[in-house]
Context: one part of a larger RNA
RNA sequence: AGACGGGGACCCGCACAAGUGGUGGAGCGUGCGGUUUAAUUCGAUACCAAGCGAGGAACCUUACCUGGGCUUAAAUCACAGCUGCAAGCCUCCCGAAAGGGAGGAAUCCUUCGAGGGUGCUGUGAAGGUGCUGCAUGGUUGUCGUCAGCUCGUGGCGUGAGCUGUUCCCUUAAGUGGGGUAACGAGCGCAACCCUUAUCACGUGUUACAAGUGUCACGUGAGACUGCCUGGGCAACCAGGAGGAAGGUGAGGAUGACGUCAAAUCAGCAUGGCCCUUAUGUCCAGGGCAACACGCGCGCUACAAUGGUAGGUACAAUGGGCAGCCAAGGAGCAAUCCGGAGCGAAUCCCACAAAGCCUAUCUCAGUUCGGAUUGAAGUCUGCAACUCGACUUCAUGAAGUUGGAAUCGCUAGUAACGGCCAAUCAGCUACGUGGCCGCGAAUACGUUCUCGGGUCUUGUACU
Numbered sequence: 001a002g003a004c005g006g007g008g009a010c011c012c013g014c015a016c017a018a019g020u021g022g023u024g025g026a027g028c029g030u031g032c033g034g035u036u037u038a039a040u041u042c043g044a045u046a047c048c049a050a051g052c053g054a055g056g057a058a059c060c061u062u063a064c065c066u067g068g069g070c071u072u073a074a075a076u077c078a079c080a081g082c083u084g085c086a087a088g089c090c091u092c093c094c095g096a097a098a099g100g101g102a103g104g105a106a107u108c109c110u111u112c113g114a115g116g117g118u119g120c121u122g123u124g125a126a127g128g129u130g131c132u133g134c135a136u137g138g139u140u141g142u143c144g145u146c147a148g149c150u151c152g153u154g155g156c157g158u159g160a161g162c163u164g165u166u167c168c169c170u171u172a173a174g175u176g177g178g179g180u181a182a183c184g185a186g187c188g189c190a191a192c193c194c195u196u197a198u199c200a201c202g203u204g205u206u207a208c209a210a211g212u213g214u215c216a217c218g219u220g221a222g223a224c225u226g227c228c229u230g231g232g233c234a235a236c237c238a239g240g241a242g243g244a245a246g247g248u249g250a251g252g253a254u255g256a257c258g259u260c261a262a263a264u265c266a267g268c269a270u271g272g273c274c275c276u277u278a279u280g281u282c283c284a285g286g287g288c289a290a291c292a293c294g295c296g297c298g299c300u301a302c303a304a305u306g307g308u309a310g311g312u313a314c315a316a317u318g319g320g321c322a323g324c325c326a327a328g329g330a331g332c333a334a335u336c337c338g339g340a341g342c343g344a345a346u347c348c349c350a351c352a353a354a355g356c357c358u359a360u361c362u363c364a365g366u367u368c369g370g371a372u373u374g375a376a377g378u379c380u381g382c383a384a385c386u387c388g389a390c391u392u393c394a395u396g397a398a399g400u401u402g403g404a405a406u407c408g409c410u411a412g413u414a415a416c417g418g419c420c421a422a423u424c425a426g427c428u429a430c431g432u433g434g435c436c437g438c439g440a441a442u443a444c445g446u447u448c449u450c451g452g453g454u455c456u457u458g459u460a461c462u
Stems, first nucleotide, its partner, number of pairs: 001462002003459003007456007015446002019409005026300008034291002042053002064286007076125007089104006108116003127275002130273003136269002138264003141260001143258001148187006154163003167178003193252004198221007224246001227240005289428001302402001306361007318349003323342002328337003368399001373394007416437006
């Protein structure tokens, strides 16, 4: 100087408390461990792995297994040789395909010097999701959007080093003020950026009631402790007015020096090592989907603040041409026929749902709950057996609010309700990222738990 303490002081955070809804019990979905397997590819493992890489494993993907093939190879470059021969094309045979074999037709361009192109052979390069993230780049997580981390000159100390950065007040903040052997500065904080709340102006198609409005797009204004009262030396704090908004208005983007030899050689790049008729590569089938069991994250419920049936109201973000698909018709339905419109503020996806009105059920394993199973179908796709989604009929399991324990959330938040999108032929999405509708309760306080910051103290640790 650090690190640590069941040392101290001060401060902060959904850290506790006060509330609210869950998880832990059930069924299912999904990931992981384990086990099994020819293979169940690989990675990620407290917080910081486990709906994570994967924003979509039937084939492909695919890296794994079994079997069958190829060996300059799937592609590209250079050199040498051969060249309309061969390859490709057509037919036939073996085959699951890949691949292999046989036969046939056709006979490139040109300035005719030979060259170009194409293909074959050979050589040199290839190829490797093989190993090492403890050789690396790049990127990322975490402490943590915590308020810290440093430097120049000066001063102090033999020196390591200290000071500055400590102290008092204040702040969300090393934010600011006062003081001060320090004076300044840098990276962080804040601001500059985006969205949103109010208003003005401009422009208005395809928006709308047809013009001082709504809506869309653009440009500006507005909030600064500016004003008042009180406290304070000041910084600032408490309250008030005006205001759409008040003390950072709300949300986002933005992540200092560093820590964990943290993660990734399988996104990519890359040193070294290793394989080279195979650890490369092509193909078919299988596997990644197994199932005594354990764990994580979710969905659906256990019902009357509810279920079912009928009627009826109100969104926003988005997407669309190998696409979205209207009207009309068929079917109980999934869906099919149909073909209008739209490269879209125009047309379509697209009826939002919870809500409201009426009827019924009357507390039961039920008109709750929907697992599981049987049958019949629809769609995508060469192909739904392993292993797709959806529809209808039948079946109707566990489950009556969940032990110890444990998680999220402070306001348009939690909780509840639906909608859209990426990926995508289809979909195992109950996931993820967004959007709107409805819309709370509580915070006395900082003793305690966890994490963090500043100063200080002890130490047999570095």

Annotation
Small-subunit ribosomal RNA, 3' major domain from an uncultured prokaryote, 462 nucleotides, folded computationally. The RNAcentral record of the full RNA draws on ENA. It matches the Rfam family "Bacterial small subunit ribosomal RNA".